Guanidine-I riboswitch aptamer from Hyphomicrobium sp., 115 nucleotides, folded computationally. It matches the Rfam family "Guanidine-I riboswitch aptamer". For this family Rfam cites "Structural Basis for Ligand Binding to the Guanidine-I Riboswitch" (Reiss et al., Structure, 2017). The source organism's lineage runs through Bacteria, Pseudomonadati, Alphaproteobacteria, Hyphomicrobiales and Hyphomicrobium.
RNA sequence: ACAUAACGCUUCUAGGGUUCCAGCGUACGCAUGACGCGCGCGUGUUCGGUCCGAGAGAGGCUCUCCCGUCUCACACGUUGAGACGGAGCCACGGCGGGAUAAAAGCCCGGGAGAC
Numbered sequence: 001a002c003a004u005a006a007c008g009c010u011u012c013u014a015g016g017g018u019u020c021c022a023g024c025g026u027a028c029g030c031a032u033g034a035c036g037c038g039c040g041c042g043u044g045u046u047c048g049g050u051c052c053g054a055g056a057g058a059g060g061c062u063c064u065c066c067c068g069u070c071u072c073a074c075a076c077g078u079u080g081a082g083a084c085g086g087a088g089c090c091a092c093g094g095c096g097g098g099a100u101a102a103a104a105g106c107c108c109g110g111g112a113g114a115c
Stems, first nucleotide, its partner, number of pairs: 006062001008061005015052002020049002022046001023043004028038003063088003067085007074077001090110001092113001096108003
């Protein structure tokens, strides 16, 4: 310096904030013996529901390999298809920026950099 491994889809989790719902607080109106109802404002330092969500987290599915065995087909072998089993390595990582309502282990990014 070059080549080679799936850097696949989906569900969930770590994690994330606050658009909606809810909680809490509060103004106004209605109503009650009290509880409440309507509507607005504030609040994520609110262990919630919805929502976002991992290359280096988990499960499932798919894909690749001819590695092994077997079956079928035929042009009968350096062939094709299928079934069962097997294998598919490693991974430290900013600052800063971006999207969404907003934020994040999301995206930039298996980046910059380090070894």